RNA sequence: GGGCCGGUAGCUUAGUCUGGUUGGAGCACUCGGCUGAUAACCGAGCGGUCGUGAGUUCGAAUCUCACUCGGCCCA
Repeated sequence: GGGCCGGUAGCUUAGUCUGGUUGGAGCACUCGGCUGAUAACCGAGCGGUCGUGAGUUCGAAUCUCACUCGGCCCA
């Protein structure tokens, strides 16, 4: 230098193929229940400008382009 894959909540991750109902789940955290108490368990809550910017569109996590970060391969 070239190619491919990936970046979504504090952590892990689904959704992208095929744009359209409120971006969901587990763990963590907070509160409550249960218990003599703790853990476990049960219930509720909290938390996301979907890596950054621009474009297409009535509408973008999803499509296009550029950039950036990480990984793999080729040279």

Predicted 3D model of a 75-nucleotide RNA (transfer RNA) from a Candidatus Aenigmatarchaeota archaeon. The sequence is in RNAcentral, with records from ENA. NCBI's taxonomy places the organism under Archaea, Nanobdellati, Candidatus Aenigmatarchaeota. It matches the Rfam family "tRNA". It is annotated as a transfer RNA. From the family's description: Transfer RNA (tRNA) molecules are approximately 80 nucleotides in length.